The part of an RNA shown here (large-subunit ribosomal RNA, domain IV) has 362 nucleotides and comes from a Fidelibacterota bacterium. Its Rfam family is "Bacterial large subunit ribosomal RNA". Its mean pLDDT, the model's own confidence on a scale to 100, is 86.
Context: one part of a larger RNA
RNA sequence: UCCAAGUAAAGGAACUCGGCAAAUUAGCCCCGUAACUUAGGGAGAAGGGGUGCCACUAAAAGAAAUAGACUUCGCGUCUUGCUUUUUAAGUGGCCGCAGUGACAAGGCCCAAGCGACUGUUUACUAAAAACACAGGUCUCUGCUAAGUCGUAAGACGAUAUAUAGGGACUGACACCUGCCCGGUGCUGGAAGGUUAAAUGGAGAGGUUAGUCCCGAUUUAUCGGGACGAAGCUUUGAAAUGAAGCCCCAGUAAACGGCGGCCGUAACUAUAACGGUCCUAAGGUAGCGAAAUUCCUUGUCGGGUAAGUUCCGACCUGCACGAAUGGUGUAACGAUUUGGGCACUGUCUCUACUUGAAACUCA
Numbered sequence: 001u002c003c004a005a006g007u008a009a010a011g012g013a014a015c016u017c018g019g020c021a022a023a024u025u026a027g028c029c030c031c032g033u034a035a036c037u038u039a040g041g042g043a044g045a046a047g048g049g050g051u052g053c054c055a056c057u058a059a060a061a062g063a064a065a066u067a068g069a070c071u072u073c074g075c076g077u078c079u080u081g082c083u084u085u086u087u088a089a090g091u092g093g094c095c096g097c098a099g100u101g102a103c104a105a106g107g108c109c110c111a112a113g114c115g116a117c118u119g120u121u122u123a124c125u126a127a128a129a130a131c132a133c134a135g136g137u138c139u140c141u142g143c144u145a146a147g148u149c150g151u152a153a154g155a156c157g158a159u160a161u162a163u164a165g166g167g168a169c170u171g172a173c174a175c176c177u178g179c180c181c182g183g184u185g186c187u188g189g190a191a192g193g194u195u196a197a198a199u200g201g202a203g204a205g206g207u208u209a210g211u212c213c214c215g216a217u218u219u220a221u222c223g224g225g226a227c228g229a230a231g232c233u234u235u236g237a238a239a240u241g242a243a244g245c246c247c248c249a250g251u252a253a254a255c256g257g258c259g260g261c262c263g264u265a266a267c268u269a270u271a272a273c274g275g276u277c278c279u280a281a282g283g284u285a286g287c288g289a290a291a292u293u294c295c296u297u298g299u300c301g302g303g304u305a306a307g308u309u310c311c312g313a314c315c316u317g318c319a320c321g322a323a324u325g326g327u328g329u330a331a332c333g334a335u336u337u338g339g340g341c342a343c344u345g346u347c348u349c350u351a352c353u354u355g356a357a358a359c360u361c362a
Stems, first nucleotide, its partner, number of pairs: 001357001003355006010348002014346001019343001027051005036041001038172001052094006060086004067079004095099001107341007114333002119131002135170007147156003173328004178258003183255002185251005192246003198240002203235005210227007259277005286320001287317001298314005
């Protein structure tokens, strides 16, 4: 110096990002116990008191010998109650600083956010507000189900059958869940437009048996050119031709979206009101400087001597908002934030003790 413990005058969070760490509390019995509430809870709320040992009285509750009676003769039933166990409570006394005398063994309260809850998770930096959840809604599926795995056979779903099974979103409960179907998606429709393979084969091209023309000549051939049947081949128009798309409807607890400018009231200010442009429709209820507010330490109030945090309001919502759920909410939480009581070496401000290490010497 460091580590692990212990103690500490006075003060008591002044420490610090933050009471981190430590301390306080603690068992059992009795009294007593608020707001709120889903009437179960909250609650061990909070807050008080008692607690050892000895003697006496021991209520009360239990066990039960013996004897007697009854008897269905049973290890049965009833009465009796020798003996014995436990302790409430009371009275008197004794000792210590201290009686759950060691050990073991809740600190508490107030307010707010988030998530209803118990549960699950990043094995080895994250336990949470993340995941799950019961409940809610939509959607698919009639059974050889839908869906999933597999090339297939086959298997799961399920030895189930719509009060069932799969998928998606939300997430107890209470009150609710507004407007928009123009875009994207899904479902339905089929008149018209467009549209594949395929069918079809109008026509066109290539090839050439042959015919004709020209040239050469050994008169029978060679060379060149034009036309060109059938066959083969390369193509190929019209016409027929499904779903889809265009189209027409429906659908938002489907993906998603939910305006701007100007004027106006007898102080001023503001605008219930009016005008105009655009849109598929222009954000309803509720909440709101919020886990969302940039400006911002917004403004006002509370709490403090003093408060960028916190709580209650206001609304000017940069950029809340209704199952990507909205707003509340008792209970719950090794959750997050603010405040208080108690308590303390966290600190003022350090000191000492015990043990271990390091270091020095042998």